[in-house]
RNA sequence: GACUUAUCAAGAGAGACGGAGGGAAUUGGCCCAAUGAAGUCCGGCAACCCAUCUGCUUACGCAGAUCACGGUGCCAAAUCCAACAGGUUUUUCCUGAAAGAUAAGGU
Numbered sequence: 001g002a003c004u005u006a007u008c009a010a011g012a013g014a015g016a017c018g019g020a021g022g023g024a025a026u027u028g029g030c031c032c033a034a035u036g037a038a039g040u041c042c043g044g045c046a047a048c049c050c051a052u053c054u055g056c057u058u059a060c061g062c063a064g065a066u067c068a069c070g071g072u073g074c075c076a077a078a079u080c081c082a083a084c085a086g087g088u089u090u091u092u093c094c095u096g097a098a099a100g101a102u103a104a105g106g107u
Base pairs, nucleotide, nucleotide: 001107003105004104005103006102007101008100013042015041016040017039021032022031023030026083027082028081029080043075044074045073048071049070051066052065053064054063055062056061079099084096085095086094087093
């Protein structure tokens, strides 16, 4: 890098440094930002993996509970919204897909 599976409406600082940008990419919206953006540090959230326990199972494994030392992840707005398809309606809403993100796995 591609693939498979799962999740993506909850949660997370009036801190320090930093200085103008940021919200994945394209287009169009809509937002955040000198009452300081990105980034770094500290802090925090969560619980995918790990760990411990319980139940079921011949087994692979599945489900649940606990934990938060360890591996990641995350900390405006639904993955900020739309783009494609279907429905609904008369321009609003719903569902799904695509794309993306994260984790785990084998390749």
Overview
Predicted 3D model of a 107-nucleotide RNA (SAM riboswitch aptamer (S box leader)) from Sporolactobacillus spathodeae. The prediction has a mean pLDDT of 82. Of the family's consensus pairs, 97% are formed in the model. Its Rfam family is "SAM riboswitch aptamer (S box leader)". Its family is annotated with regulation of gene expression in the Gene Ontology.